[in-house]
Context: one part of a larger RNA
């Protein structure tokens, strides 16, 4: 840009796409069958395996924003305590996220049409024939049915709601031109921002306000802060005190910024 007045939701399904996989055990049942040896269809449950999807409760990773532990060397004038640099110096833990090898699901059930085959009735050819005219079965295959995208499906579909009901003038009298007033519903800018993101884009919110920061709590994580006192010649332990510290998590809470506003979109639809 279309979609034939603008919007804001909700949706129908033309049509594409994904999916389709299996085994093992128990049960019918040691039955039918079989001298025996063996050993079933049908049907019913369980349980795996590869493949595929969503999540992170668990059980691991990862986790240079957290906690601690140590060396070497510099700084804060020393002591203590910190801070820099050495791959994050090196090391043991580690929240959120995002991850598999972790956890859940899934292939099912069912219809309709057929293939190979199997058949009923049946002539053609007085029998015989599944076919020739006519009827049925009958597949992990085809069409539906599950699941996901879809009205640019231009044949542009549908439902619900919302808004918009001036006035004057010119002429080459036309879907024609000027002025003047209104300017709707709802959109967009900016702005806080996120489970969204390469940028646009989608989604949350902008004071009538918890949108992000920050403050308060609480969880989680690390693992006993610092300072003082005690023991001990000291390295050191030990009380205070499950202590300090604590990203990206969960609440509460207007302290901070989301101010204030500008534009688009028109007057009833040849």
């Nucleotide at each position: 840009c279309g979609u034939u007045g603008g919007a804001g939701a909700u949706u129908u399904g033309a049509a594409g796409g994904a999916a389709g996989c299996u085994g093992u055990u128990c049960u019918u049942a040691g039955u039918a069958c079989g001298a025996g040896a063996g050993g079933a269809c049908c049907g019913g449950a369980a349980u795996g395996g590869a493949c595929g999807a969503a999540c992170c409760u668990c059980u691991g990773g990862u986790g240079u924003a957290c906690c601690g532990g140590u060396u070497g060397u510099c700084a804060u004038g020393c002591c203590a305590a910190u801070g820099g640099c050495a791959u994050u110096g090196c090391c043991g833990g580690g929240u959120a996220g995002c991850u598999a090898u972790g956890u859940u699901c899934g292939g099912a059930a069912g219809g309709g049409a057929u293939a190979a085959c199997c058949g009923c009735u049946g002539a053609a050819a007085g029998c015989a024939u599944c076919u020739a005219a006519g009827c049925g079965g009958g597949a992990a295959g085809c069409c539906c049915c599950u699941c996901c995208u879809g009205a640019g499906a231009u044949a542009a579909g549908a439902u619900c709601u919302c808004c918009c009901u001036u006035g004057a003038c010119c002429u080459u009298u036309a879907a024609g031109g000027u002025c003047a007033c209104u300017c709707a519903a709802g959109g967009u800018c900016c702005g806080u921002u996120g489970u969204a993101g390469a940028c646009g884009a989608c989604g949350a919110c902008g004071u009538u306000g918890a949108u992000a920061g920050g403050u308060u709590g609480c969880a989680u994580g690390u693992g006993g802060a610092a300072g003082u006192g005690u023991a001990g010649u000291a390295a050191u332990a030990u009380a205070u005190g499950a202590a300090g510290c604590u990203a990206a998590g969960c609440a509460a809470u207007a302290c901070u910024a989301a101010u204030u506003g500008a534009c688009c979109g028109u007057g009833a639809g040849g």
Model confidence (mean pLDDT): 90 of 100.
The part of an RNA shown here (large-subunit ribosomal RNA, domain VI) has 270 nucleotides and comes from Cardiobacteriaceae bacterium TAE3-ERU3.
Taxonomically the source falls in Cardiobacteriaceae (Bacteria, Pseudomonadati, Pseudomonadota, Cardiobacteriales).